[in-house]
């Protein structure tokens, strides 16, 4: 890897490279893109999966936020489909 768990209508953007498509996938809408998106990079910043520190007390709440992930247009953009996907611990 696969299995399990939990989560997915909140929040949260500047710079630089780069050069056409991107919002996973299928049909169908709706959007976002040369005023440069999407995608890498710096930094910032949210959050509160782990870890870790207070409190109070116990399979649990509440509160920080230095650290491993992770996210930062639209509810995972919508609506139907499917061995649906993505994060996070867990195991190994």
């Nucleotide at each position: 890897a696969a299995c399990c768990c939990a989560u997915c209508c909140a929040g949260a953007g500047c710079g630089g490279c780069c050069g056409a498509g991107a919002g996973a996938u299928c049909u169908g809408g709706c959007u976002c893109g040369a005023u440069a998106a999407c995608g890498c990079c710096g930094c910032a910043g949210c959050a509160a999966c782990c870890a870790c520190c207070c409190g109070a007390c116990u399979u649990g709440c509440g509160g920080g936020a230095c650290g491993g992930u992770g996210c930062u247009a639209c509810c995972g953009c919508c609506a139907g489909g499917a061995c649906c996907g993505a994060u996070g611990g867990a195991a190994a």
A computed fold for a 92-nucleotide RNA from Arthrobacter sp. NIO-1057, annotated as SAM riboswitch aptamer (S box leader).
Of the family's consensus pairs, 88% are formed in the model.
It was read from a public genome assembly, where an Rfam model found it.
NCBI's taxonomy places the organism under Bacteria, Bacillati, Actinomycetota, Micrococcaceae, Arthrobacter.